Source information: A computed fold for a 73-nucleotide RNA from a Bacillota bacterium, annotated as transfer RNA. The coordinates come from a structure-prediction model, not an experiment, and the mean pLDDT is 81. Taxonomically the source falls in Bacillota (Bacteria, Bacillati).
RNA sequence: GGCUCGUUAGCUCAGUCGGUAGAGCAGCAGACUGAAAAUCUGCGUGUCGGCAGUUCGAUUCUGCCACGAGCCA
Numbered sequence: 001g002g003c004u005c006g007u008u009a010g011c012u013c014a015g016u017c018g019g020u021a022g023a024g025c026a027g028c029a030g031a032c033u034g035a036a037a038a039u040c041u042g043c044g045u046g047u048c049g050g051c052a053g054u055u056c057g058a059u060u061c062u063g064c065c066a067c068g069a070g071c072c073a
Base pairs, nucleotide, nucleotide: 001072002071003070004069005068006067007066010025011024012023013022019056027043028042029041030040031039049065050064051063052062053061
């Protein structure tokens, strides 16, 4: 330098016939307990990496850029 894949909640990830987003864990609050742990209940307004483009509408399609991983040279 070229190619491929990835970038979504604090963490690990899901979410593709385009219709503005979820799970587990963690965390917080409450119940329970003498107090904890465990258990149960409730709680998410996340610039969906950034900037443009297409579209009535983009996490989802296209281009460029940034970062990460791998391969080739």

Its Rfam family is "tRNA". Rfam classes the family as a transfer RNA. Rfam's curators write: Transfer RNA (tRNA) molecules are approximately 80 nucleotides in length. Their secondary structure includes four short double-helical elements and three loops (D, anti-codon, and T loops). Further hydrogen bonds mediate the characteristic L-shaped molecular structure. tRNAs have two regions of fundamental functional importance: the anti-codon, which is responsible for specific mRNA codon recognition, and the 3' end, to which the tRNAs corresponding amino acid is attached (by aminoacyl-tRNA synthetases). tRNAs cope with the degeneracy of the genetic code in two manners: having more than one tRNA (with a specific anti-codon) for a particular amino acid; and 'wobble' base-pairing, i.e. permitting non-standard base-pairing at the 3rd anti-codon position.